This is a predicted structure of a 581-nucleotide part of an RNA (large-subunit ribosomal RNA, domain I) from a Treponematales bacterium. Model confidence (mean pLDDT): 80 of 100. Its Rfam family is "Bacterial large subunit ribosomal RNA". The RNAcentral record of the full RNA draws on ENA. The source organism's lineage runs through Bacteria, Pseudomonadati, Spirochaetota, Spirochaetia and Treponematales.
[in-house]
Context: one part of a larger RNA
RNA sequence: UGUAUAUGGAGGAUGCCUUGGCGUAUUGAGGCGAUGAAGGCCGCGGUAAGCUGCGAAAAGCCUGGGGGAGGAGCACACAUCCUGUGAUCCCAGGGUAGCCGAAUGGGGUAACCCGGCGGGAGUGAUUCCGUCAUCCGGCUUCUGAAUAAAAUAGGGAGCGGAAGCGACACUGGGGGAACUGAACCAUCUCAGUACCCCGGGAAAAGAAAACAACAAGCGCUGUAAGGCGCGUGAUUCCGGGAGUAGCGGCGAGCGGAACCGGAAAAGCCCAAACCGCCCAUUAGGGCGGGGUUGUAGGGCCGCUGGCGCGUUCAAACGCGGUGGAGUUGAGAAAGUUUUGUCAUAGCGGAAAGGUUUUGGGAAAGCCUGACAGAGAGGGUGAAAUCCCCGUACGCGGCAUGACAGAGCCUCCACGAGGCGGUACCUGAGUACGGCGGGGCACGAGAAACCCCGCCGGAAUCCUGGUCGACCACGACCAAAGGCUAAAUACGAGAUACGACCGAUAGCGGAGAAGUACCGUGAGGGAAAGGCGAAAAGAACCCCGGCGAGGGGAGUGAAAGAGAACCUGAAACCAUACACCC
Numbered sequence: 001u002g003u004a005u006a007u008g009g010a011g012g013a014u015g016c017c018u019u020g021g022c023g024u025a026u027u028g029a030g031g032c033g034a035u036g037a038a039g040g041c042c043g044c045g046g047u048a049a050g051c052u053g054c055g056a057a058a059a060g061c062c063u064g065g066g067g068g069a070g071g072a073g074c075a076c077a078c079a080u081c082c083u084g085u086g087a088u089c090c091c092a093g094g095g096u097a098g099c100c101g102a103a104u105g106g107g108g109u110a111a112c113c114c115g116g117c118g119g120g121a122g123u124g125a126u127u128c129c130g131u132c133a134u135c136c137g138g139c140u141u142c143u144g145a146a147u148a149a150a151a152u153a154g155g156g157a158g159c160g161g162a163a164g165c166g167a168c169a170c171u172g173g174g175g176g177a178a179c180u181g182a183a184c185c186a187u188c189u190c191a192g193u194a195c196c197c198c199g200g201g202a203a204a205a206g207a208a209a210a211c212a213a214c215a216a217g218c219g220c221u222g223u224a225a226g227g228c229g230c231g232u233g234a235u236u237c238c239g240g241g242a243g244u245a246g247c248g249g250c251g252a253g254c255g256g257a258a259c260c261g262g263a264a265a266a267g268c269c270c271a272a273a274c275c276g277c278c279c280a281u282u283a284g285g286g287c288g289g290g291g292u293u294g295u296a297g298g299g300c301c302g303c304u305g306g307c308g309c310g311u312u313c314a315a316a317c318g319c320g321g322u323g324g325a326g327u328u329g330a331g332a333a334a335g336u337u338u339u340g341u342c343a344u345a346g347c348g349g350a351a352a353g354g355u356u357u358u359g360g361g362a363a364a365g366c367c368u369g370a371c372a373g374a375g376a377g378g379g380u381g382a383a384a385u386c387c388c389c390g391u392a393c394g395c396g397g398c399a400u401g402a403c404a405g406a407g408c409c410u411c412c413a414c415g416a417g418g419c420g421g422u423a424c425c426u427g428a429g430u431a432c433g434g435c436g437g438g439g440c441a442c443g444a445g446a447a448a449c450c451c452c453g454c455c456g457g458a459a460u461c462c463u464g465g466u467c468g469a470c471c472a473c474g475a476c477c478a479a480a481g482g483c484u485a486a487a488u489a490c491g492a493g494a495u496a497c498g499a500c501c502g503a504u505a506g507c508g509g510a511g512a513a514g515u516a517c518c519g520u521g522a523g524g525g526a527a528a529g530g531c532g533a534a535a536a537g538a539a540c541c542c543c544g545g546c547g548a549g550g551g552g553a554g555u556g557a558a559a560g561a562g563a564a565c566c567u568g569a570a571a572c573c574a575u576a577c578a579c580c581c
Base pairs, nucleotide, nucleotide: 002579003578005576006575007574008573009572015566016530017529020501021500022498023497024496025495026494027493030490031165032164039100040099041098042055043054044053046078047077050074051073061094062093063092064091065090066089070082071081072080105114106113107112115132116131117130118129119128120127121126134162135161136160138159139158140157141156142155143154170200171199172198173197174196175195181188185249210232211231217230218229219228220227221226236263237262238261239260240259246254247253267483268482269481270427274289275288276287277286278285279284294461296426297425298424299422300421301420302419303418304417307320308319309318310317321414322413323412324411325410326409335408336407337406338405339404340403341402342401343400344399346395347394348393352368353367354366356365357364369386370385371375377389378388379387432456433455434454435453436452437451438450439449442468463478464477465476466475467474517524518523537565540552541551542550543549
């Protein structure tokens, strides 16, 4: 030095635990902000460093509702107080709400510095209240050139609006990569992805210039050949169609649609013709009526055509009646009352005892009972349906909000329609073409369709577009204006649950965690849980430096549970004894 055993030290694995996380389902706000947000800085407590709460009215003020005995947050101390005249606490509404921050009187190195104007107080220094940013191709109004008038440009004021933040989500639009894949790489792919910007609560789309079909079948007709007729009905989402048809250095790879089945369903308004009023020298403009489509529709003209009453020659008009619609939703726009449901506090809520055993302790064993629309779960000194909180079941709202309905109210229709004529209107630098691009699953291809740039450039219902080059026939549709709920996407928060984790796990974070700490900064980013049932947290004595630490005593079931505190593995270090060399 080593081996074995024993006893310790050190260490903090393991076991057990859980206040914290994670996930799924359901529900669900979808916004906040110049009435000053989000986020901060600085303050506010008797003593007060941190967190929480709050704002010079500062761990709080007022009102309404709930609740019913203690309370002055985490936080365990002392002091001083509050409270059945109902505190603390919970919910709703209100008040206050310093300074910075879009930050907005000016400045500025955020939380600071310096002002103007009006009004008030004070002899005064000073102080209090209000107000003063910018932009608007917003409204109103005053003023006002060149230029005589008018007008316009310009200027001022008042009113209104915007700004900034937000979820690393979703969604529409405007821009838009590369790595990568193709075993290289350039077309292609990654991908219209990441990312930037502008919007929404949902977005977007949406009421046919759409699909489809021109096989078969059925019906009518025809002697027959043949002819004619018979489909859907905005958008969106889901399941199929289908990894199909296609596209593709036909490589890598990309990848439909019709149609079928479901979810949800809703349709409307302008422009124009024409009429009226106003402005305007012409041209034209504004407002109101009218009108809104494909079997074409509308205007205008002629004929026809009427819910009641009043009035009238008749009509217009008025009143009534009937029907319909409306404010979360287009078709016009404000509401108001009321009912119900839900959310934001809550309330009631059954039934057990033992002089028994063990134990520190009973909820365990034993004995004898009870309840159960409740034997989910948690707590209580161990293992409790009946001890506590709860659970099943049932009940509840002053106020605020959401949703659903009803009434008031408001709007619309009841002159719609039919027959004939006329050819006035029906979205123009548009459709379309050429060239160049982009989007469509479709890479120029036979490449239709949609969009953009440049250059050309129609028709006007006897018209025009589409049906995947193009033509014919046929079918379907009506562009060049607009709006539109629901079904769909995401999910802050809440609730319930878990063959999810259990402190090197689970969020980075179970403790003052986005903290300490690092970095000029953008940014990076920890470690760290457990005494005990209860502090009963060790009075007193002894050693010691009035130490640290320890020994007694005491508490406790246990102190080998003593705060470096449950359990307490291994490495490692000792001591004792035996042995090996």